The prediction has a mean pLDDT of 85. This is a predicted structure of a 1498-nucleotide RNA (small-subunit ribosomal RNA) from an uncultured bacterium.
RNA sequence: AGAGUUUGAUUAUGGCUCAGAACGAACGCUGGCAGCGUGGAUUAGGCAUGCAAGUCGAACGGGAUCGGGAGGGUAGCAAUAUUCUCUCGUGAGAGUGGCGGAUUGGGGAGGAACACGUGAGCAACCCGCCCUGGAGAUGGGGAAAACCUCUGGAAACGGAGGCUAAUACCGAAUGUGGCGCCGGACGGCAUCGUCCGAGCGCCGAAGGGGGCCAAAAGCUCCCGCUCCGGGAAGGGCUCGCGCACCAUCAGCUUGUUGGCGGGGUAACGGCCCACCAAGGCUUACGGUUAGCUGGUCUGAGAGGAUGACCAGCCCCACUGGGACUGAGAUACUGCCCAGACUCCUACGGGAGGCUGCAGUCGAGGAUCAUUCGCAAUGGGCGAAAGCCUGACGAUGCGACGCUGCGUGGAGGAUGAAGGCCUUCGGGUCGUAAACUCCUGUCAUCGGGGAAAAGGCGAGGGGAGCGAACACCUCUCUUAGUUGAUGGUACCCGAAGAGGAAGCGACGGCUAACUCUGUGCCAGCAGCCGCGGUAAUACAGAGGUCGCUAGCGUUGUUCGGAUUUACUGGGCGUAAAGGGCACGUAGGCGGCAGGGCGUGUCGAGUGUGAAAUCUCCGGGCUCAACCCGGAAAGUGCGCUCGAAACUGCCUUGCUGGAGUACGGGAGAGGGAAGGGGAAUAUAGGGUGUAGCGGUGAAAUGCGUUGAUAUCCUAUAGAACACCGGAGGCGAAGGCGCCUUCCUGGAACGUUACUGACGCUAAGGUGCGAAAGUCGGGGGAGCAAACAGGAUUAGAUACCCUGGUAGUCCCGACCCUAAACGGUGCAUGCUCGGGGUGGGGGGAUUUCACCCCUCCCGUCCCUCAGCUAACGCGUUAAGCAUGCCGCCUGGGGAGUACGGCCGCAAGGCUAAAACUCAAAGAAAUUGACGGGGGCCCGCACAAACAGAGGAGCAUGUGGCUUAAUUCGAUGCAACGCGAAGAACCUUACCUGGGCUUGACAUGCAGCUGCACGACCCGUGAAAGCGGGUAUCCUUCGAGGGUGCUGCACAGGUGCUGCAUGGCUGUCGUCAGUUCGUGCCGUGAGGUGUUUGGUUAAGUCCACCAACGAACGCAACCCCUUAUCCGUGUUGCCAACGGUUCGGCCGGGAACUCGCGGAUGACUGCUGGUUCACGCCAGAGGAAGGUGGGGAUGACGUCAAGUCAGUAUGGCCCUUACGCCCAGGGCUGCACACGUGCUACAAUGGCCGGUACAGAGGGAAGCGAAACCGCAAGGCGGAGCCAACCCCACAGAGCCGGCCCCAGUUCAGAUCGGGGUCUGCAACCCGACCCCGUGAAGUCGGAUUUGCUAGUAACGGCGUAUCAGCUACGACGCCGUGAAUGCGUUCCCGGGCCUUGUACACACCGCCCGUCACAUCAUGAAAGCCGUCUGCACCCGAAGUCCGGCAUUUGUCGGCCUAAGGUGUGGGUGGUGAUUGGGAUGAAGUCGUAACAAGGUAACC
Repeated sequence: AGAGUUUGAUUAUGGCUCAGAACGAACGCUGGCAGCGUGGAUUAGGCAUGCAAGUCGAACGGGAUCGGGAGGGUAGCAAUAUUCUCUCGUGAGAGUGGCGGAUUGGGGAGGAACACGUGAGCAACCCGCCCUGGAGAUGGGGAAAACCUCUGGAAACGGAGGCUAAUACCGAAUGUGGCGCCGGACGGCAUCGUCCGAGCGCCGAAGGGGGCCAAAAGCUCCCGCUCCGGGAAGGGCUCGCGCACCAUCAGCUUGUUGGCGGGGUAACGGCCCACCAAGGCUUACGGUUAGCUGGUCUGAGAGGAUGACCAGCCCCACUGGGACUGAGAUACUGCCCAGACUCCUACGGGAGGCUGCAGUCGAGGAUCAUUCGCAAUGGGCGAAAGCCUGACGAUGCGACGCUGCGUGGAGGAUGAAGGCCUUCGGGUCGUAAACUCCUGUCAUCGGGGAAAAGGCGAGGGGAGCGAACACCUCUCUUAGUUGAUGGUACCCGAAGAGGAAGCGACGGCUAACUCUGUGCCAGCAGCCGCGGUAAUACAGAGGUCGCUAGCGUUGUUCGGAUUUACUGGGCGUAAAGGGCACGUAGGCGGCAGGGCGUGUCGAGUGUGAAAUCUCCGGGCUCAACCCGGAAAGUGCGCUCGAAACUGCCUUGCUGGAGUACGGGAGAGGGAAGGGGAAUAUAGGGUGUAGCGGUGAAAUGCGUUGAUAUCCUAUAGAACACCGGAGGCGAAGGCGCCUUCCUGGAACGUUACUGACGCUAAGGUGCGAAAGUCGGGGGAGCAAACAGGAUUAGAUACCCUGGUAGUCCCGACCCUAAACGGUGCAUGCUCGGGGUGGGGGGAUUUCACCCCUCCCGUCCCUCAGCUAACGCGUUAAGCAUGCCGCCUGGGGAGUACGGCCGCAAGGCUAAAACUCAAAGAAAUUGACGGGGGCCCGCACAAACAGAGGAGCAUGUGGCUUAAUUCGAUGCAACGCGAAGAACCUUACCUGGGCUUGACAUGCAGCUGCACGACCCGUGAAAGCGGGUAUCCUUCGAGGGUGCUGCACAGGUGCUGCAUGGCUGUCGUCAGUUCGUGCCGUGAGGUGUUUGGUUAAGUCCACCAACGAACGCAACCCCUUAUCCGUGUUGCCAACGGUUCGGCCGGGAACUCGCGGAUGACUGCUGGUUCACGCCAGAGGAAGGUGGGGAUGACGUCAAGUCAGUAUGGCCCUUACGCCCAGGGCUGCACACGUGCUACAAUGGCCGGUACAGAGGGAAGCGAAACCGCAAGGCGGAGCCAACCCCACAGAGCCGGCCCCAGUUCAGAUCGGGGUCUGCAACCCGACCCCGUGAAGUCGGAUUUGCUAGUAACGGCGUAUCAGCUACGACGCCGUGAAUGCGUUCCCGGGCCUUGUACACACCGCCCGUCACAUCAUGAAAGCCGUCUGCACCCGAAGUCCGGCAUUUGUCGGCCUAAGGUGUGGGUGGUGAUUGGGAUGAAGUCGUAACAAGGUAACC
């Protein structure tokens, strides 16, 4: 200090989440020791038991008990026991009296308050015990407890009579003094304070103990008592300021506010009462929540949160009320009353109060011992000893926290075993272990052993008091005595590595990775998100990382979050400017002088408790912890000072603001009057069959005369042209003309006022359209509605009608995308251009143009700002003042409440719940029923087809034991198949084999195999049996078989794990890079633009300059020529000839092979900047001549695991292998691709021409002969420019047929054959004879093709025994038609535009309905709780009054609880109901995003 998460990517906005620290914690796993802390946060729920406040005999009466002494009695011989009396001592329990039980301790219910904090005040107060000063303490009296007697009651507790003491109680005396009144003096702060006075009145006491002394008296000491003054400490009251939330609480108040007079109090005061006045308060009143503070946690700080432990204050003590006593209480372990609860009871009555310490039950996620001790510290009482003290000191329990220590150290590599991983080589756990040598903390055992202790104190010394060597007090010294913890801390010794490590994590954030299992299952998850067969994210394991007696999780707080922004944010489009104006309070405010000293600043001073924090020092071995000191405590008060700024008072000024005057501009507002065009209607004329309307129609109107046209009349509404980015207005808004009334602004000029200003919460007014009420008006238009169309539907878009309404008057409503999405005001900050208004200058005959000043308005731009877009003197720049508003999306501008409204509705305005986003700008793509430019057999034009028929073939479907598998829009479907009868073959049925049909290795065994032959069985495979036989250099090797082990094998799965290959967009012209430049960035530029091209082809320009992959060219074929060569090819000339290039021969030609040339817009003309284009010449060929090969970056998780390869998974006497038979050929049907046809451009018959490219040895196979033919026979020739396949066919010539289901067409079926093959039944091809189906040119729709092309015709080849080939791949022959053109369909390229798309339009996405779940509103009511008002009743008790006086008693006021009635607030529940949210692929439509197919939105 940041990080993750919205997107394909980016920037900014914005929320969510994480990393940190902390805790009185809890939970999970684990757990060795010690120190110091800390521990009922919930039910202020109920409590058994024990303890938590007593003490004083030196205040008093009294005295149980026990002990001693003396005497007597009884028993006994006695000791002794017992009893009585006297006496000495002891002193229990209870009582009178005093002090203390108001402290300590506990809790936080209540309380929003002078409760707390802080600082002041009391001239309005009190104060027991303590300290100090002064003055006193004389003399009397009467009771009542205890006790005794009697007596009630179960008990608690009483009642009656009698006796008695006091420091108990009551008179009287004494007045230093105090208080009140009066008088005076001085002072102050308003009420008043202080002092003085022989002026008046009132007010007091108690003794006990020690010593001297026999006693009394007296003296002395100590304690106590009374009055008064002072002090200390404590308390009471008052005030300033500070300290929670809600305005969906806006008004509250009758003792209320004040006065006068009383009462009351320690004291002021409506604190209380009577009377008088009518005031008082306002973040009041009401509601909710809460103890406050020092501090604590966090934070850089400011701040936020919090108030455990410790400390200060307040409040409470079962709930509510009340007083008494007392110095002090309205009293935690006192009293009275009421209530609830619990307990006892003899039913008549009683008792109780753990929010003290332990403990118990309950509730809860959750919090300890019914321990020890008064040794220390502190408190009460006491003269003291001492007693009491669950305060406190200790120990125990809990890893609850903080801190410290340990679980060992060193050496140790064959890097052991084992685990895990592995590319099988190894790597890792890992010096880790073993092993060797050490150490001894803690724990264990044994021994020693504290500090914490000061006090008390016999004795002795000194000082004080005093007459005193008594006493007493103080002090010094000292024998002795006192420890719960505890035989603890600590120290010493002993033994032995022996007893002591876990938890979490490992996808990113975030440090740490692999294997296995699982297969959107099980599960994980803080956020993003993982899991659907290769999961570093689930589970386990190994390893690693982090922390460590702990580690994680959960909860909470602060932080990060500048995400409430004081420090330190925003509002054009992300959330956010009020619709506009006027103006109240408030806030802010020009220039100059003087004064004051409010804020402000400085100095001093008081306070800011201690503890805590920080620093320094010190003590426990260290630390935590503790002690001492300093600092700090940012605050408040007081005193003094300063006067710039602010404020206040005052005096001036004119620049802000305003007033007067002048001439102009304007749809500014209101009222009245007037006008024409158009429309509609009415009347009349002319006139005839249609009009109207639409994409096309129909509804509608019209022969009762429409539409059209002319004239006249009536009505209402709106004002063409001018008209403009023009003007005016605060906004809404304002548009024919004239008049009247009226508001504002600008300009110009001087004069005047003298800060009069700006903003504006509340408030008031204005406020489009629609809407509402009442009254008018109603031509046109037009919600609703009706009809016609459209459509799957069409409650719409279109059409024909049409009512509210639109218009006027009056009254409401008060909203809007009321927008510049930009509040108002003021100042400052470069320029350019246009336009409206006014002025000046210059000029002119007058003007315009021109220059210039001010105001308004629009455009462009600098700086600057902005996330960007953009804004830019009219700011969104730089600043100031004031107001309004925002704080994730949805829920929701909704509910409830309140206010307003006639209603509709408006204003104000939440929560539960839910999501990890929602949103802004810009970027790159993609897309558009957006645009522009361009291309392609894309359309159009033309030709021939498909779709109809029959057949062939493939596919779907169906069937089947099996019909093996794959391919599925284009880009699957005559595709993998360039050859399924067996084989192929992967499928099915059946029969068999198990190291296997095939490869490699090891071990063992033998034999001599294998193969061959024979026999049996069998469909075969196979199984069983038999016969003969190995080679050899002799070492044993080689080969082979058998048995066994490793392994083989799999067309089993995954093409979504892959390689490779292929298809497709597309032979489309594109796709990128380096550097530079631009941009915050994604990215852009280059590649855009203007031309041009088949082309990102080339040229020009340009912040680009270059380059790469593509294009083109280079390659092959073809077309022309030439050269070389000349057989098997050729034959011009010559010769021969059986007339066949046959022979001699030739090398010219054709041709084959090899090579070369040729074409490049090179030349001419036109055009052009250039590139290029057009035309022409020449040329075999002309503008890439034709064809082929060649396929950029990429897309489709496209296709293929069945061609091969290959990861993973699966099978292993089977999912492997062999065999026979069957199937892949099955057939109601549907589709694709083809063939043949439907005929006369034809069919048939006869005759007769002309190819190219191929193939041939297990081959092609000639001639001749046979057969109608398929074919047979035959075997020449040929390893092929030689021979063969091999006759090319359409064509041409001649003939027949005569438009018909035919002399068309040939399916189907019957018969007979041929060939291949082990074998043609399922299931081959071909031939012959016979048979002779559908079909007469094919609906919607659709395919190919732009020239040697389409079409037509035949020929060849691969596969192959043969063949279902009509397929595929090639070859040649004959050989067209059409192209206006680019509007439309399809596909594509470039630029641009919109976008809510990015899985990218086969996208996204909305609403109803149905189902499920959740939260919530309303609701007849019902239930609780709080509370107001009125009334009734009324305990205890104070006070008042009467009576009685001995405790009293009666009455009255007030009043707790209770009751009745009636309101209000709040919570729960509620049949039903409303919307909302979420959920897997539900239903219906298609609203929005593109011109979203009717632009969208308010």

The sequence is in RNAcentral, with records from ENA and SILVA. Rfam family: Bacterial small subunit ribosomal RNA.